A computed fold for a 329-nucleotide RNA from an Actinomycetota bacterium, annotated as Bacterial RNase P class A. Rfam family: Bacterial RNase P class A. The family's RNA type in Rfam is ribozyme. It is recorded under the gene name rnpB.

[in-house]
RNA sequence: CGUAGGCCAUGCAGUCGCGGGAGGUGACUCUCGAGGAAAGUCUGGACACCGAAGGGCACGACGGUCGGUAACGCCGACCCGGGGAAACCCGCGGGAAAGUGGAACAGAGACAGACCGCCGAUGGCGCGUGUACUCACGUGAGGCGCGCACAGGCAAGGGUGAAACGGUGCGGUAAGAGCGCACCAGCGUCGCGGUGACGCGGCGGCUGGCCAAACCCCGUCAGGUGCAAGCCCAAGCAGGAUCGACGACCCGGCCCGGCGAGAUCCAGGUAGGGCGCAUAGAUAGAUGGCAGCGCAAGACAGAAUCCGGCUUACAGGCCUGCUGGCGAA
Numbered sequence: 001c002g003u004a005g006g007c008c009a010u011g012c013a014g015u016c017g018c019g020g021g022a023g024g025u026g027a028c029u030c031u032c033g034a035g036g037a038a039a040g041u042c043u044g045g046a047c048a049c050c051g052a053a054g055g056g057c058a059c060g061a062c063g064g065u066c067g068g069u070a071a072c073g074c075c076g077a078c079c080c081g082g083g084g085a086a087a088c089c090c091g092c093g094g095g096a097a098a099g100u101g102g103a104a105c106a107g108a109g110a111c112a113g114a115c116c117g118c119c120g121a122u123g124g125c126g127c128g129u130g131u132a133c134u135c136a137c138g139u140g141a142g143g144c145g146c147g148c149a150c151a152g153g154c155a156a157g158g159g160u161g162a163a164a165c166g167g168u169g170c171g172g173u174a175a176g177a178g179c180g181c182a183c184c185a186g187c188g189u190c191g192c193g194g195u196g197a198c199g200c201g202g203c204g205g206c207u208g209g210c211c212a213a214a215c216c217c218c219g220u221c222a223g224g225u226g227c228a229a230g231c232c233c234a235a236g237c238a239g240g241a242u243c244g245a246c247g248a249c250c251c252g253g254c255c256c257g258g259c260g261a262g263a264u265c266c267a268g269g270u271a272g273g274g275c276g277c278a279u280a281g282a283u284a285g286a287u288g289g290c291a292g293c294g295c296a297a298g299a300c301a302g303a304a305u306c307c308g309g310c311u312u313a314c315a316g317g318c319c320u321g322c323u324g325g326c327g328a329a
Stems, first nucleotide, its partner, number of pairs: 002322007010294003014290003018033006035300001039311002042309005047226004060221004064078005079093001080091004094217002099215002101211002115158002117154003122151002124148006132139002166184006185207001187204007230275004239266005250258002295298001
């Protein structure tokens, strides 16, 4: 210099307040009182109710391997691909050989093709040569040579493009081509190593482009709703059952007597209260103000059921591992 990670997040004391708890008859005293993210509400759970959640469909999320975990879409290690000189970093990292679809512009062609180009071996046409025929002029099979580029062959080269159907080289051919061969890439298979992703080596036929963060296919997971969940107590008003003028209830237990119209029980549940609810913790919802000292400065931000993660915001400072360079001993 680079790279990876961790930690702190103004401190101290004074005073006046705010919320919870304890003590005290009381005045009052003591004690506790935001964060690393309390945030976004993106995920995994706990918990609660609906419900019976066994199966299917739809929708959705996830997607290399092995492990960690209550669980995860999180974390760790490793594999593969890419970047870097290295430490290290990045990857939404299953399937494109089931099907559908897409690829602007350009281009002949984006699974298919021929614009320029190469060839034209073979067939065709023309010219030459020329056996043969004719007294001659002349005609002229087949072959050979030359030409044309008509049929046709090719995809090497050019050109277009982000991308053109394995790459490089040698052979081969009329020209060409995995057409043949060597090496490389890919695919299949066998052996060895590894828990595995995968790696290394041998053999084989000769290759069947890209996009799934397009539909889709495969595998795994998931019932829904969230603490205003929900549970408990429950005034009043209204309701139901039983008893009661054949006298209930009440007059402290029984009888007599008295009084004279209500009494007893029940369910749901409003107001209200409590629980859920926490080593901060309410239901109008607390955590602040003022001066003082220290340092150069004091960021982002504030709980509302609780935990595990992820993501995002953040002044300044401290610490550690590793890489490379230079210098000194």